RNA sequence: CAACAGCAAGGUGAUGGAGUUCACCUAAACCACCGGUCGUCAGAUGUGGCGAUCGGCUGAUGACUCCUACCGGCAC
Numbered sequence: 001c002a003a004c005a006g007c008a009a010g011g012u013g014a015u016g017g018a019g020u021u022c023a024c025c026u027a028a029a030c031c032a033c034c035g036g037u038c039g040u041c042a043g044a045u046g047u048g049g050c051g052a053u054c055g056g057c058u059g060a061u062g063a064c065u066c067c068u069a070c071c072g073g074c075a076c
Stems, first nucleotide, its partner, number of pairs: 009026005016067006033056010
């Protein structure tokens, strides 16, 4: 210096907050889905992976409950 492991603290689970619980991460975990274009990698002609960009589209939960926001319907 690097790797591994442990401990403590913390963070994450596609749009806000809280409680409970589960999983994941230690500088990573995480950053949905569909289509077009471009670049790149692989390949065998079909095609697929990754990244960027444009357009479309659902959902405020990882799961349960509650609150807030949004959308739809009904009643006053």
Predicted 3D model of a 76-nucleotide RNA (Fluoride riboswitch aptamer (crcB RNA motif)) from a Nitrospirota bacterium. The model forms 100% of the base pairs in the Rfam consensus. The sequence was found by an Rfam model in a public genome assembly. The organism belongs to Nitrospirota, within Bacteria. Its Rfam family is "Fluoride riboswitch aptamer (crcB RNA motif)". Rfam links the family to the GO terms positive regulation of gene expression and response to fluoride. Its mean pLDDT, the model's own confidence on a scale to 100, is 79.